Predicted 3D model of a 414-nucleotide RNA (Bacterial RNase P class A) from Nesterenkonia sp. HG001.
It is recorded under the gene name rnpB.
The sequence is in RNAcentral, with records from ENA.
The coordinates come from a structure-prediction model, not an experiment, and the mean pLDDT is 76.
Its Rfam family is "Bacterial RNase P class A". It is annotated as a ribozyme. Rfam links the family to the GO terms tRNA processing, dimeric ribonuclease P complex and ribonuclease P activity.
[in-house]
């Protein structure tokens, strides 16, 4: 300098007009709302009369709350995007038990928690750095494995090889019927074989040898793989050495299933406070034999119960809480391979609600194309994914441009 692989980190800056939102202050005013006071309609009690409630009009006053101006902090992400996992929170409910049904799936560890993260293990891929693994179990059962092979799980003989026997070819002999030899071909039938070849993704262990009529773990050495042990090392999956041993009985569990762990139901439109309005009716069922309800889906069982379920209908769609201080983020330090925890300091960084941060103008940056150039320039044209609505860990997905940095391979210089 090239490629490769991992990991952070940004993702438009400034300046000037106008122009939003949330909180604070600080003035102005008195439109609404809100208090006083006065009159006066209406209802209502009383029955001498005061009183009460809604409601108009007028005049006051301004503590709040709106209204109008001023000044200040503070104002969208790393994904806010997918709603795929896990909480927090709310509310219902907790008396069990039995069945389903659903996640996860080496080991050990972090975390509130997780099907996320960290590190090791064992398997693949790669030269390597590094990526990837739905990674317990197939000796509990059930199933599947097309086509092509003879045969796809105790399965198997197509082409082969050996043995016998017939008949033939061939040679010979002979009375021309026939008969005799055959190291050798060919044919058909009978027997052993599973080493060669062949199909196929895959064929019942590999390599060399004894054996055998021809072969075969039928037997031997030497691996590989099972099982039954021993020694070491590790917390642990599990690794390395060795002994003995039948010889060796495929693949899929991302088939069904088994085996271990786990799992209440809703959801901020959750759940509350306030205030306003209106207008009930029909029908079934039930209150002792219990209609609804609730304990996960489903059964039993237990609670609780005077309503309760279904349809036709009026009314409210207002204000405020929940609402952001959080399992919160930042610097340093200690421990720890790391995920991360501990300690110390300081900082508050959106809470809207038909829904806040816009727009225009100049400049500058980075990208691209052109043209010019000692070095600078000058013109066009672009600058991604993308907008909170309860919050928080995480995964998944998009993302123009660009910075840093760790490893590994090649190359070239000293």
């Nucleotide at each position: 300098c090239g490629g490769g692989u991992c990991g952070g980190c940004c993702g438009g800056g400034c300046c000037a007009u106008c122009g939003c939102g949330c909180c604070g202050c600080c003035g102005c005013a008195a439109g609404g709302c809100c208090c006083c006071g006065a009159c006066u309609g209406c209802g209502c009690c009383a029955g001498g009369g005061u009183g009460c409630g809604c409601g108009g009009u007028c005049g006051g006053a301004u503590a709040a709350c709106u209204g109008c101006g001023g000044c200040g902090u503070c104002g969208a992400g790393g994904a806010a995007c997918g709603u795929c996992c896990g909480g927090a929170c709310u509310c219902c409910a907790c008396a069990g038990g039995g069945c389903a049904g659903g996640a996860u799936g080496g080991u050990g560890g972090g975390u509130a928690a997780c099907g996320c993260c960290c590190a090791c293990u064992c398997g693949g891929g790669g030269a390597g750095a590094c990526c990837c693994g739905c990674a317990g179990g197939c000796c509990a059962g059930u199933g599947c494995c097309a086509c092509a092979g003879a045969a796809a799980a105790c399965a198997g003989a197509c082409c082969g090889c050996c043995c016998g026997c017939u008949g033939u070819g061939c040679g010979c002999c002979c009375u021309c019927g026939g008969g005799c030899g055959u190291u050798c071909g060919c044919a058909g039938c009978g027997g052993g074989u599973a080493a060669g070849g062949g199909u196929g993704a895959a064929a019942c262990g590999g390599c060399g040898g004894u054996g055998u009529a021809a072969g075969a773990g039928a037997c031997c050495a030497c691996c590989a793989g099972c099982g039954c042990g021993g020694c070491a090392g590790g917390u642990g999956a599990c690794u390395g050495c060795u002994g003995c041993g039948g010889c060796u009985c495929g693949g899929c569990a991302a088939a069904c299933c088994c085996c271990a762990u786990c799992c209440g139901g809703u959801g901020c439109a959750a759940g509350g406070u306030c205030g306003a309005a209106c207008a009930g009716g029909a029908u079934g069922c039930g209150u002792c034999c219990g209609a609804g309800g609730g304990c996960u889906g489903c059964c039993c069982g237990c609670c609780u119960g005077a309503g309760c379920a279904u349809c036709c209908g009026g009314g409210u769609u207002g204000a405020c809480c929940g609402c952001u201080c959080g399992a919160g983020g930042c610097c340093c330090g200690u421990g720890g391979u790391g995920a991360c925890a501990c300690g110390c300091g300081g900082c508050c960084c959106a809470g809207a609600u038909g829904g806040a941060u816009g727009a225009u103008g100049g400049c500058c940056u980075c990208c691209g194309c052109a043209c010019g150039u000692c070095a600078c320039g000058u013109g066009c044209g672009g600058a991604a994914c993308a907008g909170a609505a309860u919050c928080c860990g995480g995964c998944g997905u998009a993302c123009a441009g660009g910075c840093c940095g760790g490893c590994c391979c090649g190359u070239c210089c000293c």